[in-house]
The RNA shown here (small-subunit ribosomal RNA) has 1493 nucleotides and comes from a Candidatus Bathyarchaeia archaeon. The coordinates come from a structure-prediction model, not an experiment, and the mean pLDDT is 81.
RNA sequence: AUUCCGAUUGAUCCCGUCGGACCCCACUGCUAUCGAGGUGAGACUAAGCCAUGCUAGUCGAACGACUCGAGCUAUGGCGGAGAGUGGCGAAUCGCUCAGUAACACGUGGCUAACCUACCCUCAGGACGGGAAUAACCUCGGGAAACUGAGGCUAACUCCAGAUAGGUGUAGGGAUCUGGAAUGACCUUACGCCGAAAGAUGAGUAAGCCCAUGCUGCUUACGAAUGCCUGAGGAUGGGGCUGCGGCCGAUCAGGCAGUUGGUGAGGUAACGGCUCACCAAACCUUUGACCGGUACGGGCCGUGAGAGCGGUAGCCCGGAGGUGGGCACUGAGACAAAGGCCCAGGCCCUACGGGGCGCAGCAGGCGCGAAAACUCCACAAUGCACGAAAGUGUGAUGGGGUUACCUCGAGUGCCGUCUGAUGAAGGCGGCUUUUCCACAGUGUAGCAAGCUGUGGGAAUAAGAGGGGGGCAAGACUGGUGUCAGCCGCCGCGGUAACACCAGCCCCUCGAGUGGUGGGGACGUUUAUUUGGCCUAAAGCGUCCGUAGCCGGCUUGAUAAGUCACCCGUUAAAUCUAGCGUCACAAGCGUUGGACUGCGGGUGAUACUGUCAAGCUAGAGGGUGGGAGAGGUCAGCGGUAUUCCUAGGGUAGGGGCGAAAUCCUUUGAUCCUAGGAGGACCACCAGUGGCGAAGGCUGCUGACUAGAACACGCCUGACGGUGAGGGACGAAAGCUGGGGGAGCGAAUCGGAUUAGAUACCCGAGUAGUCCCAGCCGUAAACGAUGCAGGCUAGGUGUUGGAGCGGCCAUGCGCCGCUCCAGUGCCGCAGGGAAGCCUUUAAGCCUGCCGCCUGGGGAGUACGGCCGCAAGGCUGAAACUUAAAGGAAUUGGCGGGGGAGCACCACAAGGGGUGAAGCUUGCGGUUUAAUUGGAGUCAACGCCGGAAACCUUACCGGGGGCGACAGCAGGGUGAAGGCCAGAUUAAAGGUCUUGCCAGACGAGCUGAGAGGAGGUGCAUGGCCGUCGCCAGUUCGUGCCGUGAGGUGUCCUGUUAAGUCAGGCAACGAUCGAGACCCGCAUCCCCAGUUGCUACUAGCUAUGAGCUAGGCACACUGGGGAGACUGCCGCCGAUAAGGCGGAGGAAGGAGCGGGCCACGGCAGGUCAGUAUGCCCCGAAUCCCCCGGGCCACACGCGAGCUGCAAUGGCAGGUACAAUGGGUUCCAACCCCGAAAGGGGAAGGCAAUCCCUAAAGCCUGCCGUAGUUGGGAUCGAGGGUUGAAACUCACCCUCGUGAACAUGGAAUCCCUAGUAAUCGCGCGUCACUAUCGCGCGGUGAAUACGUCCCUGCUCCUUGCACACACCGCCCGUCGUUCCACCCGAGCGACUCUUGGGUGAGGCGUGGUCUUUUGUGGCUGCGUCGAAUCCAAGUUUCGUGAGGGGGGAAAAGUCGUAACAAGGUGGCCGUAGGGGAACCUGCGGCCGGAUCACCUCCU
Repeated sequence: AUUCCGAUUGAUCCCGUCGGACCCCACUGCUAUCGAGGUGAGACUAAGCCAUGCUAGUCGAACGACUCGAGCUAUGGCGGAGAGUGGCGAAUCGCUCAGUAACACGUGGCUAACCUACCCUCAGGACGGGAAUAACCUCGGGAAACUGAGGCUAACUCCAGAUAGGUGUAGGGAUCUGGAAUGACCUUACGCCGAAAGAUGAGUAAGCCCAUGCUGCUUACGAAUGCCUGAGGAUGGGGCUGCGGCCGAUCAGGCAGUUGGUGAGGUAACGGCUCACCAAACCUUUGACCGGUACGGGCCGUGAGAGCGGUAGCCCGGAGGUGGGCACUGAGACAAAGGCCCAGGCCCUACGGGGCGCAGCAGGCGCGAAAACUCCACAAUGCACGAAAGUGUGAUGGGGUUACCUCGAGUGCCGUCUGAUGAAGGCGGCUUUUCCACAGUGUAGCAAGCUGUGGGAAUAAGAGGGGGGCAAGACUGGUGUCAGCCGCCGCGGUAACACCAGCCCCUCGAGUGGUGGGGACGUUUAUUUGGCCUAAAGCGUCCGUAGCCGGCUUGAUAAGUCACCCGUUAAAUCUAGCGUCACAAGCGUUGGACUGCGGGUGAUACUGUCAAGCUAGAGGGUGGGAGAGGUCAGCGGUAUUCCUAGGGUAGGGGCGAAAUCCUUUGAUCCUAGGAGGACCACCAGUGGCGAAGGCUGCUGACUAGAACACGCCUGACGGUGAGGGACGAAAGCUGGGGGAGCGAAUCGGAUUAGAUACCCGAGUAGUCCCAGCCGUAAACGAUGCAGGCUAGGUGUUGGAGCGGCCAUGCGCCGCUCCAGUGCCGCAGGGAAGCCUUUAAGCCUGCCGCCUGGGGAGUACGGCCGCAAGGCUGAAACUUAAAGGAAUUGGCGGGGGAGCACCACAAGGGGUGAAGCUUGCGGUUUAAUUGGAGUCAACGCCGGAAACCUUACCGGGGGCGACAGCAGGGUGAAGGCCAGAUUAAAGGUCUUGCCAGACGAGCUGAGAGGAGGUGCAUGGCCGUCGCCAGUUCGUGCCGUGAGGUGUCCUGUUAAGUCAGGCAACGAUCGAGACCCGCAUCCCCAGUUGCUACUAGCUAUGAGCUAGGCACACUGGGGAGACUGCCGCCGAUAAGGCGGAGGAAGGAGCGGGCCACGGCAGGUCAGUAUGCCCCGAAUCCCCCGGGCCACACGCGAGCUGCAAUGGCAGGUACAAUGGGUUCCAACCCCGAAAGGGGAAGGCAAUCCCUAAAGCCUGCCGUAGUUGGGAUCGAGGGUUGAAACUCACCCUCGUGAACAUGGAAUCCCUAGUAAUCGCGCGUCACUAUCGCGCGGUGAAUACGUCCCUGCUCCUUGCACACACCGCCCGUCGUUCCACCCGAGCGACUCUUGGGUGAGGCGUGGUCUUUUGUGGCUGCGUCGAAUCCAAGUUUCGUGAGGGGGGAAAAGUCGUAACAAGGUGGCCGUAGGGGAACCUGCGGCCGGAUCACCUCCU
């Protein structure tokens, strides 16, 4: 002590990035009680500028003078301040981080190349002289700062001399240290330089002096301090050096004092440090030079660590002091509070001249997101000075401000009551850490703390969040893709757990959030620890330099490596123990660690090095074979085209169909001959060769490589390979040839909405050759090279060996080995697809490359190229994904199989033309209410609306439960006469009457709503579906989504059944089941029936009584199961045919009809959430409209006639219905109908057929077809028939003569045709639902069309092809590139001016000095000019890129994407793109060949 989570998808696994959770730093929002500690607090931006005060003095025991205080007549002779001379210090401390990529820093060494004041030790010494000057006095100049002249004086001030000593040169030495003398020491000679302060002084002794003042002087001794010289030490420094630590190669060459030498100068000292001369070196891919950035380290943050990032604060080192330069003094400086000069800034000024430098402490301005008091004290620690006392110290120690960090504490506790067990509150009690007050102690002084006393729950809680990640609301209100939220995903379009609020809850808590930055998460830069077939990623291929790596044996060495020891690794930091602040943080102390560097001793396996050997790697040699390996030369072949000659005649050619085109000037076609260029069929093969690109007629010459065999030679000679070099398809370029065919561009013809294409006809570059460029491709096995190891099987090519056969051939067959080349496959690997001795397995070496998508292989720069362009190769900005493999579905102008009269075929009948009916659209209208819209809206909403219905329009009238306010016995609501208004009306109004308690004026709230939302819903329905599918349990397979089962074969109407199969079973569907019809049997017999019997009778088919046989009615049963036979099939399932049977393979027809989908339809049937209206969108009445009519569509009816029409006669049903009803029958009427009326509440009575059959007429005509339209008359229903009903009669007599494209229905009692009943209904049916009558044709199949199901395949689709998606153009915004230039800036080079410094001469002087003037040499700030360079700003205009809402044009890509796609290249085009040439499969489909299983 190593952690994950959300986001690409319909779902999955993976790659990959983005985001979240954690820690730290800075700022910031809201909030805030107290204490302790801290090496927190103007670092980040402006090393920007600063008012004011303070930050370095001290010494009277070095010196002179002056002055003040105090004391004093001798027992005494003291003290202080300011200024000056002198000494020491001021080079420390403190501040900051601009510069600096450097011996600046760190670490370890070296200095035989050095210095060191004060300090320590040792040795020696201080002789005798001289002089100046400040203070002071006098006199000047100046505004000031300051300064001049004269005069006096002291010292530990200064000067010369002596001695000691030092130093140089040339010698000598037996000495010393040392690894090594150039060092030290001794010595000789000569030259040069050349000390000192004998001061101060406590004390002691002696002498002198003391009031016009004095507090002293002299001498001697003298502790101590100081001075000089030399040697040594210590301390502090100077210099050199190994090693270590940033980025950029779009910085590759750099350098002129440069590299070295000789000599000289200079320094404390080495040195090109400087100079003169000589030589031409020196550094660099182990990254020089250049550019950018940056003080370095101890350390700090984070992390398990390796790392990554930081390094302002504390410590060490460096550097700086407004920018730049220079020296002086000094032991030490090139000197922060010293000096000189320049620059820029500021201040004073009398304009002459002066002064200043907070990156010290406070403080101010400015800058900014960003940071404190113009505080106290030298009490402590330290430093300077001093003998000391002491003085000074913005160092330091303290206090103040500040949520900056760390640590600690608290904001109360108990009981009871209200309340919901909550929150909160009431009452009563307890405690006092804190808090407040007082006293003492504490401190330099405050304070804290401590001790004691008193008071009082008092003085103290917030921030963020509550959709997921992520802990905490499916609470309420508001909002309505708005306002807003959101790190990411995503919320918000009227029920928001996501916005804004309220309530509640969660987390942390004196804090809590946000923004920016860093780390971790990230094994997401991978040393630890990743990858590169398809996700990003193997250089197109080979050769080879540096580098890296390297076979077997022996010896040596000990560089790497390992062990031990020594030194060092400052302190702080970290860590363990102990101790101390009440604890803690903190602090103290002891030990450890930090980890490197240096040194020593030892070990020798491995690596390295050296030496010697070996042959397994590699190379050489020899041998016979294989091969489209390469280059050059020669030869040949067929075909196309053209030309010539002959033959021959009207076409040829081309396409989906055509046309352009060629052809009577004779094409195409046939024959013969010739010309020319390109190419090389068959053989031919997942065959061969080559490094790759690539290589194919035959022969020859030259030449290269590989395999095999032999084991003869060399003896590790090897592997890889950054840079570098060579080769390198096609296209393209330059020059010269050549040009048959093909063929970018171009022209023409088609196609098309267009067609800058696909198709067709022409055709230029080019394609070919020679010479030279280019250097790229899907240059692919999308797989770098080399070596080793790890099951097999089966083909094939080359070689070798062995065996067999034999026709003895260049023969055939087999086995083994080596080398190549395919396929299958175990282990193993992989996300999977897949790979698998030809690895993508397991190891090793080396190289190249990758790090989200886009921007972009673009821009800029560099190199290469004639150009096209190639190589190298970013950023801003933008985006939450982009992507790989596999899964399920859907889809395909992919494939296969099966099925269906809502498919076709074979047929039958229609629709589409006409008139009319009806529905819809459109138009119109005051209104023509609304819904439904492919199948699956349109004779649909049972929707045939005269009023009603009714929802629409016009007009009129009415209605508020309940609550509050106003009103009301001074009379509310209500009723009424008359008048007015009106179509009408006590509806309203005017005037009045009756009556007697409520009231609609206001605010809420209701009733009601056919008002909205079918995309909030229930329910119901339609449809996929006349389909055969949909799932589950267990097991198995797969990391997983998921698969299997449900697949295959046969079969079926069927996922029906059978067989096979990692499946075995099962569910819902299908089937079974239910109802009707068809046959038979049983039971029952009125209202039904009447064979039979009897009676009556008008002799009828009648009536009555028996009867229940038949029919019928309505209950129950039987029957049909491929059961039987034959054939087919697999012996199955089943199919075909047959027998029997009323019925035969589901008997026929219905009902029911899966999991689910279609946001299908219905809020207008009802129900219902939400919203809205609410005196009107509610309710009632009258009238109108839904019925309009230039038109379009659907569904029907009637017809167009002779299979008919008309007239007359005549026959046969079933289902149903009937009291506000059906009505026999009779009468009237021409009819519709009217007037009467029996029976019937129903197997009883009533309503009931038509086509058909028989006879006659009509004679193919707009008719005796057809009946529209219109006129007249009549009838019925109903308040009502005008808009707008039906019926009858008479008259009128339209279109229409069989229907274009297209389209609908139907397989048997069906179609067609005929009528009947019922529903609706007062009346009205060409509609719907049923019923019966007559009654066919054709097929017994297929998948062509339309669809459905299954299997398979491709996919960039999943809202699922009505999908997805590309580019131009247009609009807006953003960042960028180029850009004539313009303006700044950095650095370099050259030149000019040149302050000043240094060196060295000359000269002048009343001032001899640190002087004036001047010459030469040199360094040289600053500034100007010119050139170059870096960076930044700006810029007319140009260019592409990204992002935006539902813009425009097309349709490029994804399916065979409708012309397969893509790569390179070239040309063309509004655009995606098209076309040519070469390449790839990362292409579907069918067929064939080969190989494998």
The source organism's lineage runs through Archaea, Thermoproteati, Candidatus Bathyarchaeota and Bathyarchaeia (SeqCode). Its Rfam family is "Archaeal small subunit ribosomal RNA". Gene Ontology terms of the family: ribosome and structural constituent of ribosome.